[in-house]
The RNA shown here (SAM riboswitch aptamer (S box leader)) has 107 nucleotides and comes from a soil metagenome.

RNA sequence: CAUCUAGAGGGGUGGAGGGACUGGCCCAGUGAAGCCCCGGCAACCAUUUCGGACCUCGCGGUCCGGAGCAGGUGCCAACUCCAGCAGGUCGCACGGCCUGACAGAUG
Numbered sequence: 001c002a003u004c005u006a007g008a009g010g011g012g013u014g015g016a017g018g019g020a021c022u023g024g025c026c027c028a029g030u031g032a033a034g035c036c037c038c039g040g041c042a043a044c045c046a047u048u049u050c051g052g053a054c055c056u057c058g059c060g061g062u063c064c065g066g067a068g069c070a071g072g073u074g075c076c077a078a079c080u081c082c083a084g085c086a087g088g089u090c091g092c093a094c095g096g097c098c099u100g101a102c103a104g105a106u107g
Stems, first nucleotide, its partner, number of pairs: 001107004009038005017027003021084004039076003044072002048067008080103001085100006
């Protein structure tokens, strides 16, 4: 800096935790985390290709958009599971909804 409402799980091992934090709410002995094997998802990087714009005498380059691709990462319960701070809005209120931050994750 970009993205985060889409997508994708089986087996073995292991034995009680896991969902970042806090509060909720969930998942878990019909077997959590971790580790191993196999499988899958998709387009950030790399690679291939098409279109457009710009630069260049040209070769070529840069940017934007599309398609393909699983080599490098990542991911495969729940919107980043929800909220946390601020503002707006509806409501008597509990609370609901919207927007933006913060935090976090991945590249």

Of the family's consensus pairs, 88% are formed in the model.